[in-house]
Context: one part of a larger RNA
Molecule: small-subunit ribosomal RNA, central domain
Organism: metagenome
Order: sequence, then C1' cells, then structure tokens
RNA sequence: CUGGGCGUAAAGCGCGCGUAGGCGGCUUGGUCAGUCGGAUGUGAAAGCCCCGGGCUUAACCUGGGAAUUGCAUUCGAUACUGCUAGGCUAGAGUGUAGUAGAGGGAAGCGGAAUUCCAGGUGUAGCGGUGAAAUGCGUAGAUAUCUGGAGGAACAUCAGUGGCGAAGGCGGCUUCCUGGACUAACACUGACGCUGAGGUGCGAAAGCGUGGGGAGCAAACAGGAUUAGAUACCCUGGUAGUCCACGCCGUAAACGAUGUCAACUAGACGUUGGGGGGUUUAACCCUUUAGUGUCGCAGCUAACGCGAUAAGUUGACCGCCUGGGGAGUACGGCCGCAAGGUUAAAACUC
Repeated sequence: CUGGGCGUAAAGCGCGCGUAGGCGGCUUGGUCAGUCGGAUGUGAAAGCCCCGGGCUUAACCUGGGAAUUGCAUUCGAUACUGCUAGGCUAGAGUGUAGUAGAGGGAAGCGGAAUUCCAGGUGUAGCGGUGAAAUGCGUAGAUAUCUGGAGGAACAUCAGUGGCGAAGGCGGCUUCCUGGACUAACACUGACGCUGAGGUGCGAAAGCGUGGGGAGCAAACAGGAUUAGAUACCCUGGUAGUCCACGCCGUAAACGAUGUCAACUAGACGUUGGGGGGUUUAACCCUUUAGUGUCGCAGCUAACGCGAUAAGUUGACCGCCUGGGGAGUACGGCCGCAAGGUUAAAACUC
C1' cells in the first nucleotide's frame, strides 16, 4: 500500500475557468514499450519448509530437495493498453433559422407611498402602549387641501413560474452583452471528461477616499417594565443602509447531497420549444429541455431517496478517521484594519 466512508452520525472546497497529471468513442494497418509465455544465466552460505542420516531422545549437528514471488539476456504471442500512420460519426463543437427569460453592464424616464419645506382651511389635542410616560402641540400640531424638494424601494402582474456556475436577479424604455433551448440540414472529425497548484467571481456585515442621506436603524440618550433590566415595549437617534472607485473573501455560501457520462417500472402537475390529430376549443396524443409532487425495483441504521437517485456502474478531484483542548497557539502567506487561510501539541475524558 491492498480498507471503510462523506443528505441528517466525522467528512463535498461557496461557485466557475483552467495548467500539470489521471482517464478517454468506433475502425484498419504497423510497432511490440506495457502485458503474457518459453529458454538460459544469476538470485552466496546459514536460516524457514519437505524427505533422510548422527548423538539412548530432544534441543543440536548433518546430506539432499524445494523455495528464493526478483533481475538480466534471448526467442516468441499480439487480444487489451501505449506509440505511430490512416479512416469514421454516435461524444464534443461550428454554421443557418427561430423561441422564452427579474441573466449581466450603462443611460434615461415613471407613478404610489414615507419625510421635510411653503401656503390655505381649522382647533386642542396628537402620538404611543398591556397600561403608561418620555416626545410633539395655542410660537397653532395632528387632520385636510394645493404647490415644491429629496432619497430609497418598485404594490398589483407573481406562480414549489423564469434566468444565472454560484453569490444572486423583479417598475418602464433604449443601447451594449453572456448563456440556454428547438427544428432540419450542412460542416469539423475525438477537438473530450475531471482538475493538484493557479486564476476569476463571490450575500450580508466591515474598511479606505469622495459624494448622498427620505425611510429604517447597531451604538447612544430618555421613558417604561422589573427585585434588578446594561434587554424584550415606547419616544428619539449616529454610523450604516444608497452611489462611484478600491479593499475584505467569509455565511445554516444548504439540496447540509462535488463535476461528467451511461443504464434502470410508472402516475399526476407545471414552464419553454417541436411534431401529429381533431369537433379549430379553455382540446387530445406524442417528443424534447427544465422545474415539482407521489411511487415500483433497489438502496438506507432509520428518517427517507427513488430517471433532478441517496438505485446499478465508470472517470477524475476534494474531504473524514473518538470528544474536549481547537478551527486555537506558533510559523508562513494575504489584509489598511477587522481578520482570513494553512494548521499542531502538551494535557484531559
């Protein structure tokens, strides 16, 4: 090393792209490196094992054999793998014509609502709670009407609906732009899968510089509650939330389920396409790509999963190996910092 695992017991990197590496469709020829067979040489002796012999036995000694799974040389085999030369189209991709979509970026525009400001009407309350009080209001509030300012978010449509690799994405219009799906043909001809390192993206909070600031609101202040109340409730309220640029790189980043491929009963929905039928209808059948519910076989400790597998297999990567100490210390790397990442041990049960 040959092991067993990773939905919930420890364990799938948050998600892509991709280097090395690993693995790789059908077919023909060549080669014979891997692979397989034969022969030769070597693989010291002792020991182990087998069959004998010698000490009265045994231990011990001794003869022969086997073994020494290896290495080298040589002669062969050629199915498979590799290498090499050629061919193919089922994988992968390109072209053509279409389809759906909150996919991404930028600019512009819109209406409802909250708040504030100005003015009109109007008068004693408003607000808030379990009940109150702080607070606001005769310097005219709340309510109501008109006008204006400004910021943020987009009701209804809205749907286990859609799109995206994930994070995530929702008013409307325009511009730029990525991906997916469908149909029939044409083309390239294995160009593929995975992916250690690497690299990019990555909610919220947080940080830097400069703007912005309506509402909400950590911190903070006050009022209540209470034995206390550094809370829950109330009145206020600053960072922040918003924008631009630059950092941070973490989440129950979850389907707690890595990616890719093949195979394995069905039933009922739903979204986007295609085909066919028909009574042209709000219909039926069928097929494909998603997205859901239930369920056979099978799997599972059970719960459950069940063609979107946790079933049956293959390829590659990541990860786990009793609890605590600890995702900590030290060191390295990264960061402005906060901290992140990599990651122990003593000791203890």